[in-house]
c-di-AMP riboswitch aptamer (ydaO/yuaA leader) from a bacterium, 166 nucleotides, folded computationally.

């Protein structure tokens, strides 16, 4: 000097998953007090658990309304994460039905990078989990969560902010 990896700072993405106050296990440093030599006490910095408040998000829950047909073909909740068709695989003697970490298509739903409006397209996702026989809506009221995973497509204009390190 270059590259790679890890941690961290900053800016940001999906998402409700943020902010503030108290608290002070633990860690680092300071000064130099006590002592039974192991430690104890004091000050500063940082900080976990926990508590409270605000904000955001979810669930339950009357009258009225809805449902007047649902209830093993169980039912329901979070979430964008649904519907249909075709092919393939599986089960079966075969077909059908059912099933699938499968592939494709259409419709539909969601997302795409500091912010605002304009302008287009293009790209990506359509998972997973939970309740436990049970829930329509729903004022009062009751109750729960504040995670997790990541790194940015294009055009011109305006506004704003940052770009540190080991």
């Nucleotide at each position: 000097c270059c590259g790679c990896u890890a941690u961290u700072a900053a800016a940001g993405c999906c998402g409700a998953g943020u902010u503030g106050u108290c608290g002070g296990a633990g860690a680092g440093g300071g000064a130099a007090g006590c002592c039974a030599a192991g430690g104890c006490a004091c000050c500063c910095u940082u900080c976990a658990a926990g508590a409270c408040a605000a904000a955001c998000g979810g669930g339950g829950g009357a009258c009225c309304c809805a449902a007047g047909u649902a209830u093993u073909u169980g039912g329901g909740g979070c979430g964008a994460a649904g519907u249909u068709c075709c092919a393939c695989c599986u089960c079966u003697u075969c077909c059908a039905a059912g099933g699938g970490u499968u592939g494709g298509a259409a419709c539909c739903g969601g997302c795409g990078a500091g912010c605002c409006g304009c302008u287009c397209g293009c790209g990506c996702c359509g998972a997973g989990c939970c309740c436990g026989a049970c829930a329509g809506c729903u004022a009062a009221c009751c109750u729960c969560g504040u995670a997790g995973g990541c790194u940015c497509c294009g055009g011109a204009g305006g506004c704003a902010u940052c770009c540190c390190a080991u």